The RNA shown here (FMN riboswitch aptamer (RFN element)) has 113 nucleotides and comes from a sheep gut metagenome.
RNA sequence: UUUUCGGGGCAGGGUGUGAUUCCCGACCGGCGGUAUUUCGUAAGAUGAGUCCGCGAGCUUAGGCUGAUCCGGUGUGAUUCCGGGACCGACAGUAGAGUCUGGAUGGAAGAAAG
Numbered sequence: 001u002u003u004u005c006g007g008g009g010c011a012g013g014g015u016g017u018g019a020u021u022c023c024c025g026a027c028c029g030g031c032g033g034u035a036u037u038u039c040g041u042a043a044g045a046u047g048a049g050u051c052c053g054c055g056a057g058c059u060u061a062g063g064c065u066g067a068u069c070c071g072g073u074g075u076g077a078u079u080c081c082g083g084g085a086c087c088g089a090c091a092g093u094a095g096a097g098u099c100u101g102g103a104u105g106g107a108a109g110a111a112a113g
Base pairs, nucleotide, nucleotide: 001113002112003111004110005109012024013023014022026098027097028088029087030054031053032052033051038045039044049086050085057064058063068084069083070082071081072080090101091100092099
C1' cells in the first nucleotide's frame, strides 16, 4: 500500500382490540490484553458479556457511556471447575439486549499478498 473478512439471540405459554415490547418462560455475548485450562515431542495454538483497554452509541468536542458474587483447586484465578446472580445505544411501535430502521453504512481489529 492493496485485497478479503469483520455480531448473536424470545421456542412454548398468559393477558389484551392490539405486545417477539407487559407477565411466565426461552435465548444471545464484537475486538485486543491477561491464565494455574486444554491440545501438542517442541515451536506454538487455545482460553473473560460483568478485570484492563478499544469499538459501536451520545456529545456543548471538554468529555459521557452497562453488569459478579459464593464455594473448590492452587504459591498465585473476578479468566479454570461447580453454583447463584446481573448487564445490554438511538429512532419506531402496546413499554424491545432479541422485531423493524439508520446500516448493501461505519468500526475496534483479523488474515493474505